[in-house]
RNA sequence: GCGGGUAUCGUAUAGUGGUAAUACCUAAGCCUUCCAAGCUUAAGACACGGGUUCGAUUCCCGCUACCCGCU
Repeated sequence: GCGGGUAUCGUAUAGUGGUAAUACCUAAGCCUUCCAAGCUUAAGACACGGGUUCGAUUCCCGCUACCCGCU
């Protein structure tokens, strides 16, 4: 230099053109003599910039970071 892939709450993973899910973590409450465990509730995210579309996390382009391969 060329090609391919990935980017989603603090972490690990789903997800699909139409309200973004689950587990752990965190906070509050319940339970318990207290703690732990358990139960309930809540907060928390689509790398970034454009385009297509009535509507984009999803499709297209670019860019950034990381991974793999070739040279």

Predicted 3D model of a 71-nucleotide RNA (transfer RNA) from an uncultured Aeromonadales bacterium. The coordinates come from a structure-prediction model, not an experiment, and the mean pLDDT is 81. It matches the Rfam family "tRNA". The family's RNA type in Rfam is transfer RNA.